A computed fold for a 334-nucleotide RNA from a Pseudomonadota bacterium, annotated as Bacterial RNase P class A. NCBI's taxonomy places the organism under Bacteria, Pseudomonadati, Pseudomonadota. The gene name in the source record is rnpB. RNAcentral holds the sequence, with entries from ENA. Its mean pLDDT, the model's own confidence on a scale to 100, is 79.
RNA sequence: GAAGCGGGGCGGGCAGCCGCGGUGCCAGUGGGCAUCGAGGAAGGUCCGGACUCCACAGGGUGGGAUGACGGCUAACGGCCGUGCGCGGUGACGCGACGAAUAGGGCCACAGAGACGAGUAAGCGCCGGGCGACCGGCGCGGACGUGAAACGCGGCAACCUCCAUCCGGAGCAACACCAAAUAGGCAGGCGCGUCGGCGGCAACGCCGGCACAGCGUGACCCGCGCGAGCCUGCGGGUAGGUGGCUACAGCCGUCCAGCAAUGGCCGGCGCAGAGGAAUGGCUGCCACGGCGCGCAAGCGCCGCACAGAAUCCGGCCUAUAGCCCCACUUCGCCU
Numbered sequence: 001g002a003a004g005c006g007g008g009g010c011g012g013g014c015a016g017c018c019g020c021g022g023u024g025c026c027a028g029u030g031g032g033c034a035u036c037g038a039g040g041a042a043g044g045u046c047c048g049g050a051c052u053c054c055a056c057a058g059g060g061u062g063g064g065a066u067g068a069c070g071g072c073u074a075a076c077g078g079c080c081g082u083g084c085g086c087g088g089u090g091a092c093g094c095g096a097c098g099a100a101u102a103g104g105g106c107c108a109c110a111g112a113g114a115c116g117a118g119u120a121a122g123c124g125c126c127g128g129g130c131g132a133c134c135g136g137c138g139c140g141g142a143c144g145u146g147a148a149a150c151g152c153g154g155c156a157a158c159c160u161c162c163a164u165c166c167g168g169a170g171c172a173a174c175a176c177c178a179a180a181u182a183g184g185c186a187g188g189c190g191c192g193u194c195g196g197c198g199g200c201a202a203c204g205c206c207g208g209c210a211c212a213g214c215g216u217g218a219c220c221c222g223c224g225c226g227a228g229c230c231u232g233c234g235g236g237u238a239g240g241u242g243g244c245u246a247c248a249g250c251c252g253u254c255c256a257g258c259a260a261u262g263g264c265c266g267g268c269g270c271a272g273a274g275g276a277a278u279g280g281c282u283g284c285c286a287c288g289g290c291g292c293g294c295a296a297g298c299g300c301c302g303c304a305c306a307g308a309a310u311c312c313g314g315c316c317u318a319u320a321g322c323c324c325c326a327c328u329u330c331g332c333c334u
Stems, first nucleotide, its partner, number of pairs: 001330004006325005012285007020037007039305001043316002046314005051170004063166005068082005083097001084095004098161002103159002105155003115151002122139007174242004184233006192209007211226001213225004249268004254263003287302006
């Protein structure tokens, strides 16, 4: 220098203006001030846990997952170390890596035959034929084919067996407060009377008087309605509040350990919305590409993947442009 291999990190910065959400303080009218406001994956929802409700003596059946050995962890199907196998010159990468005499199933093509058996020579016996020889049975086992040829074959991310683990649903969980309307339960008050007409009757219609209550209205009178009305209790809904972000938390030194990881000490407070805020514009700078220029520089364009929704540990997937560290192979120079 070229090619590669493994790991870690960043993923725009500053300023101004306008706007949005949380919290605190102030201000009697929807305002002012301060402060905080997405990620390395917030994503897929594939594993594991916390938390909540339901279920639960114990055992079995069924179902799912995992599978070398040891360790880490709250737990894991995750991670670390080691062994073994395979690939690579190498750094390194990949591996469900228990069991094939418990049983079933499968083994393409070719081949007689793929686990059932048995092809060609050769040998023996029997039968037929004058004979060469032919047929049957038994023994015997090549060459060749093929990934594998009789060996208790191979295959279990085929069924299965063995071992271990797993109850279900999920923050739209769940808990609390709680209207209006309808319905439930209890209590209280009321549902009257006269006349006429129709009808066999039950009853209906019209009119008068009376009346609990309701509406109107601040209240009384009045007016209208009038057979129901009022009160209390309890369940549920709308709506509201909590759950909600302080913890397997983040950063740093040191210690134990090969490591994953754990521990001591010190420091920090780092979104909590909920039909759902985290945005937009402008300027300067940075970064990358292209063009011009001897150069300093100038101009144009670009700047990814993606948007929290109870929280946490992983895995997987996406990601413009960059940076750092360790290592390997080859070439050249000293």